[in-house]
A computed fold for a 349-nucleotide part of an RNA from a metagenome, annotated as small-subunit ribosomal RNA, central domain. The RNAcentral record of the full RNA draws on SILVA. Its mean pLDDT, the model's own confidence on a scale to 100, is 86.
Context: one part of a larger RNA
RNA sequence: UUGGGCAUAAAGGGCGUGUAGGCGGUGCUCUAAGUCAGAUGUUAAAACCUUCAGCUUAACUGAAGUGCGCAUCUGAUACUGGAACACUAGAGAUCAAGAGAGGAAAGCGGAACUCAAGGUGUAGCGGUGAAAUGCGUAGAUAUCCUGAGGAACACCAGUUGCGAAGGCGGCUUUCUGGCUUGAAUCUGACGCUGAGGCGCGAAAGCGUGGGGAGCAAACAGGAUUAGAUACCCUGGUAGUCCACGCUGUAAACGGUGUUCACUAGGUGUAGGAGGUAUCGACCCCUUCUGUGCCACAGAAAAUUCGUUAAGUGAGCCGCCUGGGAAGUACGGCCGCAAGGUCGAAACUC
Numbered sequence: 001u002u003g004g005g006c007a008u009a010a011a012g013g014g015c016g017u018g019u020a021g022g023c024g025g026u027g028c029u030c031u032a033a034g035u036c037a038g039a040u041g042u043u044a045a046a047a048c049c050u051u052c053a054g055c056u057u058a059a060c061u062g063a064a065g066u067g068c069g070c071a072u073c074u075g076a077u078a079c080u081g082g083a084a085c086a087c088u089a090g091a092g093a094u095c096a097a098g099a100g101a102g103g104a105a106a107g108c109g110g111a112a113c114u115c116a117a118g119g120u121g122u123a124g125c126g127g128u129g130a131a132a133u134g135c136g137u138a139g140a141u142a143u144c145c146u147g148a149g150g151a152a153c154a155c156c157a158g159u160u161g162c163g164a165a166g167g168c169g170g171c172u173u174u175c176u177g178g179c180u181u182g183a184a185u186c187u188g189a190c191g192c193u194g195a196g197g198c199g200c201g202a203a204a205g206c207g208u209g210g211g212g213a214g215c216a217a218a219c220a221g222g223a224u225u226a227g228a229u230a231c232c233c234u235g236g237u238a239g240u241c242c243a244c245g246c247u248g249u250a251a252a253c254g255g256u257g258u259u260c261a262c263u264a265g266g267u268g269u270a271g272g273a274g275g276u277a278u279c280g281a282c283c284c285c286u287u288c289u290g291u292g293c294c295a296c297a298g299a300a301a302a303u304u305c306g307u308u309a310a311g312u313g314a315g316c317c318g319c320c321u322g323g324g325a326a327g328u329a330c331g332g333c334c335g336c337a338a339g340g341u342c343g344a345a346a347c348u349c
Stems, first nucleotide, its partner, number of pairs: 004320003007303002012317001014200004021193003025087003029083003033080002035076008049065006090190001091187003094183005102176007109153001113149004118144003124135002161168002205246006214240002219235004257316006265294011298305002322349003331342004
């Protein structure tokens, strides 16, 4: 290189955007680079291959033929490429509707909680398997009123919705991205994928400045226990929150890259459109887009997947090649650091 694979056996990049590259719709004309055919030249001899012949056969030997490739010339034009023109089924735009926890900022709200002040009130409260540490006669717990503060938004809530992924949930306003349906008005292949690049990226962590109610690594104490650096309890600091900057990783999972086409159905649900029916709405039927369950063909080692494919095909990218050593060492790059990223070998089984 050919080849085989990537849900769970090794293997889909965390996600997008997009450069180079690869691949690319329909018709017609031209070209003839790829492609195909022929001719000529060259391709040393021997060998190989085919046919025939000679040693009784074979090995062996001899004769004839054919090369692969390259170059030049001539021709063919289906396909690919190149050039011109045209098209509308891909893609995009336009118009009219629609749904949504999509994003950013500002403002507002109630419940709960903690603290503080005051009132009532008296001996316990709290906690557990049982206790104790702890709090409380300097008046706690309970209860009522007032004030302050921070964080999170019960019910609605739904294998509901939105987002590329991470993720997003009180209410209102402003700004803003995407999506769906219908019409079929416009552009006319403008497309798909995407090495590098660039951007986004939970939690924890880091820097500077705020904030700090609850919770709570670390830490302290009480228990448990043979011990208990734990599980349980009482406390409690970073942190959790905000602004700006960094980090760039996760079981970043559907463990399933993305795009397109094709291949029985049934039943829920969300958002539209059309029809039927009706006084009207519901119901019912058709259809598009999403999201679940079941299942035919098919696939699969099985579990299972099955129009949301792991089926049948096409394009492009990423990745895998026995276990350990090891996601380590070295080196490069990135980072304030923590560390990240690229990523071996000896040796061993």